[in-house]
RNA sequence: GCCAGGGUAGCUCAGCGGUAGAGCAGAGGACUCAUAAGCCUUUGGUCGGUGGUCCGAAUCCACUCCCUGGCA
Repeated sequence: GCCAGGGUAGCUCAGCGGUAGAGCAGAGGACUCAUAAGCCUUUGGUCGGUGGUCCGAAUCCACUCCCUGGCA
């Protein structure tokens, strides 16, 4: 340099045009003599960035930044 995959909550990842979700972590509650585990509730996201298409974009398109792999 070329090709492919990826970037979404503190972490690991879903979501592939119609209000952004799960698990773990965090907070609160109940339980217990107490702690842990398990249970209930709950906080938390400019969806890497900019622009475009569309009634509507995390999702489609263009450019760009970063990560991983392959080829040279």
A computed fold for a 72-nucleotide RNA from an uncultured Opitutales bacterium, annotated as transfer RNA.
The coordinates come from a structure-prediction model, not an experiment, and the mean pLDDT is 84.
Its Rfam family is "tRNA". Rfam's curators write: Transfer RNA (tRNA) molecules are approximately 80 nucleotides in length. By type it is a transfer RNA.